The part of an RNA shown here (small-subunit ribosomal RNA, 5' domain) has 536 nucleotides and comes from Paramuribaculum intestinale. The organism belongs to Paramuribaculum, within Bacteria.
Context: one part of a larger RNA
RNA sequence: GAUUGAACGCUGGCGGAACGCUUUACACAUGCAAGUCGAACGGUAACGAGGAGGAAAGCUUGCUUUCCUCUGUCGACGAGUGGCGAACGGGUGAGUAAGACAUCGGAACGUAUCCGCUCGUGGGGGACAACUUCCCGAAAGGGGAGCUAAUACCGCAUGAGAUCCGAGGAUGAAAGAGGGGGACCCGCGAGGGCCUCUCGCGAGCGGAGCGGCCGAUGACUGAUUAGCUAGUUGGUAAGGUAAAGGCUUACCAAGGCGACGAUCAGUAGCUGGUCUGAGAGGACGACCAGCCACACUGGGACUGAGACACGGCCCAGACUCCUACGGGAGGCAGCAGUGGGGAAUUUUGGACAAUGGGCGCAAGCCUGAUCCAGCUAUUCCGCGUGUGGGAAGACGGCCUUCGGGUUGUAAACCACUUUUGUAGAGAACGAAAAGUCUGUUGAUAAUACCGAUAGAUGAUGACGGUACUCUAAGAAUAAGCACCGGCUAACUACGUGCCAGCAGCCGCGGUAAUACGUAGGGUGCGAGCGUUAAUC
Numbered sequence: 001g002a003u004u005g006a007a008c009g010c011u012g013g014c015g016g017a018a019c020g021c022u023u024u025a026c027a028c029a030u031g032c033a034a035g036u037c038g039a040a041c042g043g044u045a046a047c048g049a050g051g052a053g054g055a056a057a058g059c060u061u062g063c064u065u066u067c068c069u070c071u072g073u074c075g076a077c078g079a080g081u082g083g084c085g086a087a088c089g090g091g092u093g094a095g096u097a098a099g100a101c102a103u104c105g106g107a108a109c110g111u112a113u114c115c116g117c118u119c120g121u122g123g124g125g126g127a128c129a130a131c132u133u134c135c136c137g138a139a140a141g142g143g144g145a146g147c148u149a150a151u152a153c154c155g156c157a158u159g160a161g162a163u164c165c166g167a168g169g170a171u172g173a174a175a176g177a178g179g180g181g182g183a184c185c186c187g188c189g190a191g192g193g194c195c196u197c198u199c200g201c202g203a204g205c206g207g208a209g210c211g212g213c214c215g216a217u218g219a220c221u222g223a224u225u226a227g228c229u230a231g232u233u234g235g236u237a238a239g240g241u242a243a244a245g246g247c248u249u250a251c252c253a254a255g256g257c258g259a260c261g262a263u264c265a266g267u268a269g270c271u272g273g274u275c276u277g278a279g280a281g282g283a284c285g286a287c288c289a290g291c292c293a294c295a296c297u298g299g300g301a302c303u304g305a306g307a308c309a310c311g312g313c314c315c316a317g318a319c320u321c322c323u324a325c326g327g328g329a330g331g332c333a334g335c336a337g338u339g340g341g342g343a344a345u346u347u348u349g350g351a352c353a354a355u356g357g358g359c360g361c362a363a364g365c366c367u368g369a370u371c372c373a374g375c376u377a378u379u380c381c382g383c384g385u386g387u388g389g390g391a392a393g394a395c396g397g398c399c400u401u402c403g404g405g406u407u408g409u410a411a412a413c414c415a416c417u418u419u420u421g422u423a424g425a426g427a428a429c430g431a432a433a434a435g436u437c438u439g440u441u442g443a444u445a446a447u448a449c450c451g452a453u454a455g456a457u458g459a460u461g462a463c464g465g466u467a468c469u470c471u472a473a474g475a476a477u478a479a480g481c482a483c484c485g486g487c488u489a490a491c492u493a494c495g496u497g498c499c500a501g502c503a504g505c506c507g508c509g510g511u512a513a514u515a516c517g518u519a520g521g522g523u524g525c526g527a528g529c530g531u532u533a534a535u536c
Stems, first nucleotide, its partner, number of pairs: 001536004006532005013383006020375001021341001026339003030336003035084003040081002043077002047075003050071010091294003101218006109211003114207008122156001124154002131146006162171003176199006184193003220266003227257003232254008269291004273284004296317005319330004347373001349372003355369001356367004386416004396407004422472005430463001435457008480525005485506003491520005501508002
């Protein structure tokens, strides 16, 4: 000199963009952060509509209003079965020196959803929730009996392809739902068959993206750590896995690593990058992005395409809470917020309008991801605190050789301007998909329905009455901080008297201190300025 996720002291007008627990991976009150689908299902607790019955009132005596009951008929929908999601997104850096990371290679693998292609989607069965009822328990919750549906579960058939094979053969699959329809068939009817479109379901091949695995190279410190290793190193066989492999087991051999630093110990998430530096290098790894690891501590598996799973389960432990003492409940390193620790780090805010995600045919619902707002000079950038004129060089202050000098064109005064602020008026971009109508077209028996496409029309904004624009009045609303002995730009007076104090280094202060304190003046930077800490 540059820099910082900074803190402290004094001071503080506005705007834009960003950042904001670096310490206790300490403990957490409260609310929210993962749901969705009725176009899978049985249903109907609530709400609304329709229908039926009854009662009351008004009366235009067959209508209106109100109330009660019944009815899943319709819109919908609490709880339940089922599907998909919950393995993403979000947080933190404890552990980890290599199972991680970066780069470059590799072969023995998996893949729900998505895309392309091929072949199927036939016929049956038995349950279990919800519900009803009984019982146990303080609660959390649990048990018995009975009824019932499905895209839940289980067989049978079939097998293009798949797997196994002794090449003969064997094994193994599926689920329906919604919209529309001219004739015909069944049915009293509702409806169904039949046809068709869409969404699904099963098997297989391939793709994309994603993931698992292996190798090489690279990247901290210590030798006051020199030897380490028995599943250890290799082989055979078997098991196991999606998959290679001591990954595991049995047997056999005695190997394997190490001064090019093994082992041990300490420290540490890694990288793209960031800071500095002319560079080489050094230091760091906040924010943003990629990867990894973790989710009260330790262990374990289940489900699933995917987890050994932050807001899932089981066991053990510590801690907290409830209890009828028998037993139960919990996990903010999600967003806010609280206590504590600390020099120190924010609101228990708004919205799903946009982007993205989950579910859904869709409408839509959910989303503390995200987008915004709030707080903090924490950082960077921009703007302002007025402009021009004005000498009797006013008053006052300070100094003085008492002549004067300086503050100083500074002020007053005159003229002007109105950024910011205040008040008033107008007022966005971010929004186009969706939806509706019409045409063309695909599929089709079809001018229904559905899909594709073109045109027209067209709802939706948290931010926010914000940005921005215009108008009005008025210099009005806005300057400090550090320093002045040398380094280092900037000096005098008074007070003090080795005292009080200053200090980055040299050093000042013991009666004329440009070095302490105050004042006047000056220098530097300026909504900041200094100090401290840290890095180059």